A computed fold for a 262-nucleotide part of an RNA from a soil metagenome, annotated as large-subunit ribosomal RNA, domain VI.
Context: one part of a larger RNA
């Protein structure tokens, strides 16, 4: 743009894609079979391994805007106490997110229609014969079962609900602006961009503040004690990004589109 009026939700599945694996072990069973040595079809159950999916509760990992210690320089006038640089200066931890080395699932099953292979009936061909007619069984392959996308599937399915106002005009049109939607803002469970999610004051969408957890590991000062390094109280202190949750403190400011043909 289209799907014969505009919307806002759910959905059906035409097709199309994904999966589709494997090992040992155990019981049947030291059984059938064999002189022994050996050693099963078969159905059943465990427990693995690669490889796919989702997670982050646990184990770890990374975590440059948290925390602590430190070394060399310059600055804050100097001391203390800080700050900037020197690969995050380095060094020891570390939340959120992201993540495997971590955890949890997944292939099963049924069903159909066969493949080779085995039949049943049964002629040509008085027998015989799975086959010429007709009818079974029968494989990870095939369609399905699973899973995921999908009506532009143009034969454009379907189901629910919502809105079709007023005014001027003959008409064409114009104005109004319904349900609903965008633009534009605040933002992320979401993203390359678009999209998609959530919030816009009737408002917890983001900052911000305040509680809370997590992390660092006892902060400044101060006072003891020591000649000093320092040690201890005060103090499980201080300080603390993403995380839980509470407050309009600050920003969500301000505009469009939009409906009846044949």
């Nucleotide at each position: 743009c289209g799907c014969a009026g505009g919307a806002g939700a759910c959905u059906u599945g035409c097709g199309c894609g994904g999966c589709u694996u494997u090992u040992u072990c155990c019981c049947u069973a030291g059984u059938a079979c064999g002189a022994g040595a050996g050693g099963a079809u078969u159905g059943g159950g465990a427990a693995g391994g690669a490889c796919g999916c989702a997670c982050c509760g646990c184990u770890g990992g990374u975590g440059u805007g948290c925390c602590a210690g430190u070394u060399g320089u310059c600055c804050c006038g100097c001391u203390c106490g800080g700050g900037g640089c020197a690969g995050c200066g380095c060094u020891g931890g570390g939340u959120a997110g992201c993540u495997a080395c971590g955890u949890g699932c997944g292939g099963c099953c049924c069903g159909g229609a066969u493949a080779a292979a085995c039949g049943c009936u049964g002629a040509a061909g008085g027998c015989a014969u799975c086959u010429a007619a007709g009818c079974g069984u029968g494989a990870a392959a095939c369609c399905c079962c699973c899973c995921g996308c999908a009506a532009g599937a143009c034969c454009a399915g379907g189901u629910c609900u919502c809105c079709u106002u007023u005014u001027c005009g003959c008409a064409a049109g114009a104005a109004u602006g319904a349900a609903g939607g965008c633009c534009c803002c605040c933002g992320g469970u979401a993203g390359a961009c678009c999209a998609c999610c959530g919030g816009g004051u009737c408002g917890a969408u983001a900052g911000g503040c305040c509680g809370g957890g997590u992390g660092u590991g006892u902060a400044a000062g101060u006072g003891u004690a020591g000649c000093a390094a320092u040690a201890c109280a005060c103090u499980c202190a201080g300080c603390u990004g993403a995380c839980c949750g509470g407050u309009a403190c600050u920003a969500a400011c301000g505009g469009c589109c939009g409906a009846a043909c044949g």